[in-house]
This record gives sequence, C1' cells and structure tokens, in this order.
RNA sequence: GCCGAAGUGAUGGAAUGGUAUACAUGAUAGUUUCAAAAACUAUUGAUCGCAAGGUCAUGAGGGUUCGAGUCCCUCCUUCGGCA
Repeated sequence: GCCGAAGUGAUGGAAUGGUAUACAUGAUAGUUUCAAAAACUAUUGAUCGCAAGGUCAUGAGGGUUCGAGUCCCUCCUUCGGCA
C1' cells in the first nucleotide's frame, strides 16, 4: 500500500430500519445472619429538575429516511490476511 472484520452503559454482550442498552457481571441499598458469605428484592447511561418530567447519548463527521446502533460516504482506532 491492498483486502476483510470489529468499535454499543463501569465490564461482557443482545437489539428485523420502529421504546437504545435485553440478559449476565459489577456497584449501591434492603431482607436474612451473632457477624459474614451465599441467596432473594429494588435501583443502577449522562445532564437539568424537589418531583412529574425534559434534553442528550451506540468511535468522529456528514448523507438517505417519517424514523438509523442497523443502510450509504469520509475519517479515526483495534484485529486478521496479502504484498
């Protein structure tokens, strides 16, 4: 240099163009216990708000579409192959 694959909460990882983050792990609180472990229950992206709720968010920037994590283009990063 050329070809291909991948990038999603704290982590792993789902998601047919239609509620972004199911499920698991972790974390926090609670129940239980003499105490802990285990188990069970609840909460858990960011921000504003007393709350209800609003806004933003899938590597970055554009495009298509009523609607994009998903389709198209450019770029960045990682991995594999060829030379």